[in-house]
RNA sequence: GCCCCCGUAGUUCAAUGGAUAGAACACAGGUUUCCUAAACCUGCAAUGUAAGUUCGAUUCUUACCGGGGGCA
Numbered sequence: 001g002c003c004c005c006c007g008u009a010g011u012u013c014a015a016u017g018g019a020u021a022g023a024a025c026a027c028a029g030g031u032u033u034c035c036u037a038a039a040c041c042u043g044c045a046a047u048g049u050a051a052g053u054u055c056g057a058u059u060c061u062u063a064c065c066g067g068g069g070g071c072a
Base pairs, nucleotide, nucleotide: 001071002070003069004068005067006066007065010025011024012023013022018055027043028042029041030040031039048064049063050062051061052060
């Protein structure tokens, strides 16, 4: 330098065009307990960036950024 794959809550994963982006774990608060743990309830929090297509984009297209792999 070229090619391929990936990028979504703090973490691990869903949602593959239809609108409130969801779950588990974690974290915070509460109930319960003498206390802790467990259990139950509530809350917090995310689409890498910028354009394009579309009535509508996490999803499709392009460029860039970051990570991984292959060839030279």

Transfer RNA from a marine sediment metagenome, 72 nucleotides, folded computationally. It matches the Rfam family "tRNA". Gene Ontology term of the family: triplet codon-amino acid adaptor activity. It is annotated as a transfer RNA. The prediction has a mean pLDDT of 81.